[in-house]
The RNA shown here (c-di-GMP-I riboswitch aptamer) has 95 nucleotides and comes from Anaerobutyricum hallii.

RNA sequence: UUUAUAUUUGGGUAAAACUGUCGAAAGGCAGCGACACAAAGCCAAAUGGGUCUAAGGUUCAUUUUUUAAGAGAAUUAUGACAGCCGGUUGCAUCA
Numbered sequence: 001u002u003u004a005u006a007u008u009u010g011g012g013u014a015a016a017a018c019u020g021u022c023g024a025a026a027g028g029c030a031g032c033g034a035c036a037c038a039a040a041g042c043c044a045a046a047u048g049g050g051u052c053u054a055a056g057g058u059u060c061a062u063u064u065u066u067u068a069a070g071a072g073a074a075u076u077a078u079g080a081c082a083g084c085c086g087g088u089u090g091c092a093u094c095a
Base pairs, nucleotide, nucleotide: 003095012037013036018031019030020029021028022027035083041088042087043086048085049084050081051080052079056076057075058074059073060072
């Protein structure tokens, strides 16, 4: 320097639930709390894959004398998730 991650010490992060708050929602943030994590650090612009949501848009159908509006269904990210895969940087230590 490269690859890898078996162990120890010290430290770090914090799932679910609950409370507050922001948001149309998904979800975020803060508190509390620990299921776990060796990258659970960072990146949602690797214009990567995947997943969640659907305010707005589009289409369909329904009601109505007609139109509009409303409620309904499908679809759609420009909204999210890095604790899904991934990308990237990196401490200690064995080999």

RNAcentral holds the sequence, with entries from Ribocentre.